[in-house]
Molecule: small-subunit ribosomal RNA
Organism: metagenome
RNA sequence: GGCAGCGUGGAUUAGGCAUGCAAGUCGAACGGGAUCCUGCGUUUCCGUAAGGUAAUGCGGGUGAGAGUGGCGGAAGGGCGAGUAACGCGUGGGCAACCUGCCUCCAAGUUGGGGACAACCCACCGAAAGGUGGGCUAAUACCGAAUGUGAUUUUCCGGGGCAUCCUGGGAGGAUCAAAGCUGGGGACCCUUCGGGGCCUGGCGCUUGGAGAGGGGCCCGCGUACCAUCAGCUAGUUGGUAGGGUAACGGCCUACCGAGGCUUACGGUUAGCUGGUCUGAGAGGAUGGUCAGCCGCACUGGGACUGAGACACUGCCCAGACUCCUACGGGAGGCUGCAGUCGAGGAUCUUUUGCAAUGCGCGAAAGCGUGACAAAGCGACGCUGCGUGGAGGAUGAGGGCCUUCGGGUCGUAAACUCCUGUCAUUCGGGAAAAACGGCAUUGGGGUGAAUAGCCUCGGUGUGUGAUGGUACCGGAAGAGGAAUCCACGGCUAACUCUGUGCCAGCAGCCGCGGUAAUACAGAGGUGGCGAGCGUUGUUCGGAUUUACUGGGCGUAAAGGGUGCGUAGGUGGUUCCGUGUGUCGAAUGUGAAAGCCCACUGCUCAACGGUGGAAUGGCAUUCGAAACUGCGGGGCUAGAGUGCAGGAUGGGAGAGUGGAAUUCUUGGUGUAGCGGUGAAAUGCGUUGAUAUCAAGAAGAACACCGGUGGCGAAGGCGGCUCUCUGGAAUGCAACUGACACUGAGGCACGAAAGCUGGGGGAGCGAACAGGAUUAGAUACCCUGGUAGUCCCAGCCCUAAACGGUGUGCACUUGGUGUGGGGAGUAUUGACCCUCUCCGUGCCGGAGCUAACGCGUUAAGUGCACCGCCUGGGGAGUACGGCCGCAAGGUUAAAACUCAAAGAAAUUGACGGGGGCCCGCACAAGCGAGGAGCAUGUGGCUCAAUUCGAUGCAACGCGAAGAACCUUACCAGGGCUUGACAUGUGGCUGCACGCCCGCCGAAAGGUGGGAAGCCUUUGAGGGUGCCACACAGGUGCUGCAUGGCUGUCGUCAGUUCGUGCCGUGAGGUGUUGGGUUAAGUCCCGCAACGAACGCAACCCUUUUGUUUAGUUGCCACCGUCGGUGAUGAGCCGGCGAGCACUCUAGACAUACUGCCCGUACAAGCGGGAGGAAGGUGGGGAUGACGUCAAGUCAGUAUGGCCCUUACGCCCUGGGCUGCACACGUGCUACAAUGGUCGGUACAGAGGGCAGCGAAGCCGCGAGGUGGUGCAAAUCCCUAAAAACCGGCCCCAGUUCGGAUUGAAGGCUGCAACUCGCCUUCAUGAAGUUGGAUUCGCUAGUAAUGGCGCAUCAGCUACGGCGCCGUGAAUACGUUCCCGGGCCUUGUACACACCGCCCGUCACAUCAUGAAAGCCGUCUGCACCCGAAGUCGCCGCGCCAACCCGCAAGGGAGGCACGCGCCCAAGGAGUGGGUGGUGAUUGGGAU
Repeated sequence: GGCAGCGUGGAUUAGGCAUGCAAGUCGAACGGGAUCCUGCGUUUCCGUAAGGUAAUGCGGGUGAGAGUGGCGGAAGGGCGAGUAACGCGUGGGCAACCUGCCUCCAAGUUGGGGACAACCCACCGAAAGGUGGGCUAAUACCGAAUGUGAUUUUCCGGGGCAUCCUGGGAGGAUCAAAGCUGGGGACCCUUCGGGGCCUGGCGCUUGGAGAGGGGCCCGCGUACCAUCAGCUAGUUGGUAGGGUAACGGCCUACCGAGGCUUACGGUUAGCUGGUCUGAGAGGAUGGUCAGCCGCACUGGGACUGAGACACUGCCCAGACUCCUACGGGAGGCUGCAGUCGAGGAUCUUUUGCAAUGCGCGAAAGCGUGACAAAGCGACGCUGCGUGGAGGAUGAGGGCCUUCGGGUCGUAAACUCCUGUCAUUCGGGAAAAACGGCAUUGGGGUGAAUAGCCUCGGUGUGUGAUGGUACCGGAAGAGGAAUCCACGGCUAACUCUGUGCCAGCAGCCGCGGUAAUACAGAGGUGGCGAGCGUUGUUCGGAUUUACUGGGCGUAAAGGGUGCGUAGGUGGUUCCGUGUGUCGAAUGUGAAAGCCCACUGCUCAACGGUGGAAUGGCAUUCGAAACUGCGGGGCUAGAGUGCAGGAUGGGAGAGUGGAAUUCUUGGUGUAGCGGUGAAAUGCGUUGAUAUCAAGAAGAACACCGGUGGCGAAGGCGGCUCUCUGGAAUGCAACUGACACUGAGGCACGAAAGCUGGGGGAGCGAACAGGAUUAGAUACCCUGGUAGUCCCAGCCCUAAACGGUGUGCACUUGGUGUGGGGAGUAUUGACCCUCUCCGUGCCGGAGCUAACGCGUUAAGUGCACCGCCUGGGGAGUACGGCCGCAAGGUUAAAACUCAAAGAAAUUGACGGGGGCCCGCACAAGCGAGGAGCAUGUGGCUCAAUUCGAUGCAACGCGAAGAACCUUACCAGGGCUUGACAUGUGGCUGCACGCCCGCCGAAAGGUGGGAAGCCUUUGAGGGUGCCACACAGGUGCUGCAUGGCUGUCGUCAGUUCGUGCCGUGAGGUGUUGGGUUAAGUCCCGCAACGAACGCAACCCUUUUGUUUAGUUGCCACCGUCGGUGAUGAGCCGGCGAGCACUCUAGACAUACUGCCCGUACAAGCGGGAGGAAGGUGGGGAUGACGUCAAGUCAGUAUGGCCCUUACGCCCUGGGCUGCACACGUGCUACAAUGGUCGGUACAGAGGGCAGCGAAGCCGCGAGGUGGUGCAAAUCCCUAAAAACCGGCCCCAGUUCGGAUUGAAGGCUGCAACUCGCCUUCAUGAAGUUGGAUUCGCUAGUAAUGGCGCAUCAGCUACGGCGCCGUGAAUACGUUCCCGGGCCUUGUACACACCGCCCGUCACAUCAUGAAAGCCGUCUGCACCCGAAGUCGCCGCGCCAACCCGCAAGGGAGGCACGCGCCCAAGGAGUGGGUGGUGAUUGGGAU
């Protein structure tokens, strides 16, 4: 959540059930007969009568309920508990069988008898029900007759499959029956009802046949577990008997000792046609429908019957429920509805026998929860609808937006239509035709025009659904659309919210402030009366591999051999016909699937026909291959013979070296051991050395990817015994072969048992070291053991990580053994060949690595093994073992990987090569004081950022106010600043004067009072609105810029080539360089960004140009001097020099020598400079989410009378402390005083500021000169010369403090700098550690500049002066480059990762036990019942008998066997639980 059609619906508790219904029917088998109707009599009463009423007699009709009897209740309907089975499926067999009703055929149906229900009477009981007596019918029951036949026995023929089957004949024996009903002309009988007789129908009996149904037997197929490997006494067979419809140990007795083998046991399960899936092969499944089986509260049992061991029958036992008078009874929904329970979950206590079918009946008919229908459920399938056409200022609204617009969207509105479904009104089916009855025609039977049967005609009658389907009329777009998804897989995207939260999720994975993945919205996609989720099955999955996989390293070859079963098997001929192949026949139910046609308007659904149905069976045929039987062969295999090789095995003997020990000699203080030591040994004489002796074990050299062995393994020498292989010969056998589940044997080391042995070595153990520790590595000792004998163990990285055998498929080169050949003095070499053992490599194979005639190539045969990681080679169970343990071998749970090979990086206390002030060889820091930055602390605030190198004298090239971002307080609100719109404006703004105030600001007063193209515009101010503004957040949203590795030599591309690919090659290699610099080589050839060079500066020269620079020569003037020389200064002249600043040159390994293939390197010459001359600028691809939103820019978010703006004051300067960077020192290479000399590079107009003067000084005054090669800052300082100091906390050092001053500035309190005087601290060279520097460098000395009012600058950036020392070298530390190697790392070693312990959760093993459940064995008891025995009690039919009675036969009771339930004992299986305990997972 609209309609309709067709289907379908208790899958769980085979749990319990109230109520109703679900199996009856026949009067044409029978007795009887309630009730009602009616006829004829008689009588009573009423009445005149007709008649009425009542009673009674005889009839007729109706025929309820019950009974006897027959048939049916064994079908139909339900369910799937049980069952792993001849249960099912399929194909056969029964010569071993049965069969009611039905069909056909043959024959018969004669004559008698005695009962029992009903009914009546009596009695018992609450009831259910029962007992006794009496009457009675039959198609009930019982004899008898007959015997077509049947059965049995026997004979003959035919047949077969052994028993036998079938046909025929003869004799004997045994065995039947029931009647009911309709019609009828003569004749006969009659109790007058009827019967005989004739003729029908339905029955009955004996047989035969058939159809259909059933029973039994067999072949094949039919789940899982071997951690179930042995099971079995009626078991297996026989004989005899019993039993059955029938075979059979089905049962019994006896005899024999057999039988089975995926048996036995456990678990699960109804089986099938089919259904789902799949290309198929398969896999899963068995709901509806159909076939079979099983079951009916649970268990047992029989009776009846054609059929049952019987769903709505019987008996017994048990559980449960109900009734009860407590004595006793009743019941069985797994039939249809319905109810409770359990459950996630499955319907109406409906209508009808109208149809179809079934039962009974002669029939009418009756019954039927079978069935036909309706109802409920979107449970499934199918169909239909929820409207159609037009309609753009593309309305409003929503959403988005780059603000322009876009989109929902022709969608809506609006206009014109249609009328399915639903609504309402009207009409209105098919399913119905049988049958019956009436009538009529033909045929049959018959004596019959009767009846009956049969085939038709006509008439009559029957509908639950349902007034439904369907048809028609009416009205109006009116009543009818959700659901899911939108990161990829996978069709469909944006906004907002949220901020690893909330949540999503099938897998991968989303979410930590810009989420297409969460939530909402808009939009979009998909499907549509549904949609989505969950569960399940198959597929994908060649991921159990038959089709169709693997095992060197991914999981996987058994440790090795011998060999049983099995599997497989050379060549030839003959036969056979097992497999195989062909043909035919039968079967393979129907439904379903498929195809065609067809019926419901279509479809779903249904009908008809076809096809298909891999299979099984039978018959016939073929003979290549396979099998089987037989005969041959020699190429496989084996035997024989010959000479060689061998650490093959076993036993016995024997040898030398070494070690240790013992004895003796010599000899003295150490030895031994280690990275270094110590423990230890030694003056009781070690170690060392010599000699002698003892013991045990192992066998140096030879010795070798050499040999032998099946593997493990085997090594001094000799002997004995013994195995195997190779080669050669070709005599013999004649397929004897290969593999090999089980089985058997062998099987390193360690270990175990017993007995020996014990030199060395040496687990455990002890001691010494090492270490944070050191239960280790190292050292000193040392027990088991190692050795031998006997017996166990049975495992290894038992490895070639490669099972065995055979065959085939290019080569090269070693080596061991044998043989042949050529040639030889020759056993040498060489050639060929067989076997073994290595390396390299082709094709091929392989994921790659690699393998490659010794295959991992190509094939065949056989065995073993694998199926994600962990749990786990573990637990439990079994087997083996003395034990240790071995072997076989799971599950729960958990993860989304585990793994292989190769690639690129990164890393390594891996290797090789190389570089760098990286180390090494020389000055500082770290200690002191101060300055400065940072952390921390503090604070109203101490604004913010920078944080290893690569933050910390950093942003900041200058915090007293300002700066300033911080804090406190006071103020402003279109704002301190920009743009726009509208309105107002007497025009500004501003200025002046008051007042409040710290100022900002507020407020009052005053003066003056706009421009213009006259369009009303511009300007200004005010008001209002848009907006401004933010150093608020995010550098992890960004741009830009920067740091760093690193001025390290690297990083890439195009094309080609190699590789499945990642990727490689180029770029590696050999050299060389500062360099991926260059050369050579090379499957590479080229190229790009880097390197270098080009640029600037410095060094040399040339040239050009000489002012403000220069002044040699020349002239001149002045001063000095002596008028001189000379010197100083100026001017002129000049441009030589210096210098300045333009151009050019120079240096290129160019030349020489040596070396080298070359590139280059070493040396030398020349040169100012020599091998990139020095310095600078210049920073590849990239790395660090490095730094910066506070320089600017910028997305998003946030604030908007405040997180904006203004102001005053404070703070950024705060101080127990810690760190970084510096300055000054500690002194004599110094300090101090005096004298004297030499720079460069810069700056200067609100500026630099000269001379002069004042002041001790800072400074003041002054103002020449200078917008500068001109003037000023500007004194350079160290150095040099001379004096003093004399090693001391000093004449070192200058902090700190006091006082007095100066300068800047609105203002120096917090919080400036400088000067002078005074004061005079720490500090006497600095622990661990650590920075920079290789030459004009370090060190040291001063000078300048930026910022700036001033300055905390000792900082930064530059400049010049003086001016060293050292580098042996690359082992080590750090960083880097290239090659190579290993890797389990890839956020890449600051990685990854292991185990214990602690805490929590989960599943699981063991466990004293405890509790269920199933079951074996040996027993006890034993209901009902069958069978047997008995049957003294009881009994109508038949027989004998006149009768009494007897007989035959039967029954009850009793007994026996069997046996359900029950009891009790002892075992086994399985499940649950269990203190505690073991490991496992997260």